A computed fold for a 63-nucleotide RNA from an Alphaproteobacteria bacterium, annotated as Fluoride riboswitch aptamer (crcB RNA motif).

[in-house]
RNA sequence: UUGCGGAACGGGGAUGGAGCUCCCCUUACAACCGCCAUCGUGGCUGAUAGCUCCUACCAAAUA
Numbered sequence: 001u002u003g004c005g006g007a008a009c010g011g012g013g014a015u016g017g018a019g020c021u022c023c024c025c026u027u028a029c030a031a032c033c034g035c036c037a038u039c040g041u042g043g044c045u046g047a048u049a050g051c052u053c054c055u056a057c058c059a060a061a062u063a
Base pairs, nucleotide, nucleotide: 010025011024012023013022016054017053018052019051020050021049034044035043036042037041
């Protein structure tokens, strides 16, 4: 990298971990994979689906 098979107290919800809640997928080629401009590409927000905590990053102030 490609092919085949399989998944269950399972998996997923634009960048990490944990708890709780919610939603979604289960025909696995599924649920999911942000926004703006441009079609050569460039720019922007956010560690959450939501809440709380921790870690990383950014800004300001104090010691």
Lineage of the source: Bacteria > Pseudomonadati > Pseudomonadota > Alphaproteobacteria. It was read from a public genome assembly, where an Rfam model found it. Rfam family: Fluoride riboswitch aptamer (crcB RNA motif). Rfam links the family to the GO terms response to fluoride and positive regulation of gene expression.